Record summary: Transfer RNA from a Planctomycetota bacterium, 73 nucleotides, folded computationally.
RNA sequence: GGGGGUGUAGCUCAGCUGGGAGAGCGCUACGUUCGCAACGUAGAGGUCACGGGUUCGAGUCCCGUCACCUCCA
Numbered sequence: 001g002g003g004g005g006u007g008u009a010g011c012u013c014a015g016c017u018g019g020g021a022g023a024g025c026g027c028u029a030c031g032u033u034c035g036c037a038a039c040g041u042a043g044a045g046g047u048c049a050c051g052g053g054u055u056c057g058a059g060u061c062c063c064g065u066c067a068c069c070u071c072c073a
Base pairs, nucleotide, nucleotide: 001072002071003070004069005068006067007066010025011024012023013022019056027043028042029041030040031039032038049065050064051063052062053061
C1' cells in the first nucleotide's frame, strides 16, 4: 500500500424487514441480616466511532475519515 472484518451503557454483547435504543454483569438506593454474602424491588448510566448523503423517518442503506483485528504484498 491492497482485500476482509469489527466499532451500540463502565465491561461483554444483542438489536430481525428502516419507525420502542436494549440484555447480562457491574454501579447506586431501599428491603431481608448483628454484619457480610446472597436474594428481591426500584433507579442512574448512551455523541449507536466521527463527518456527510438518501429518506417523512437511519444503530440499520450509501460515501468518506479514524481506530483496532486479520489476510496479502

NCBI's taxonomy places the organism under Bacteria, Pseudomonadati, Planctomycetota. The sequence was found in a public genome assembly.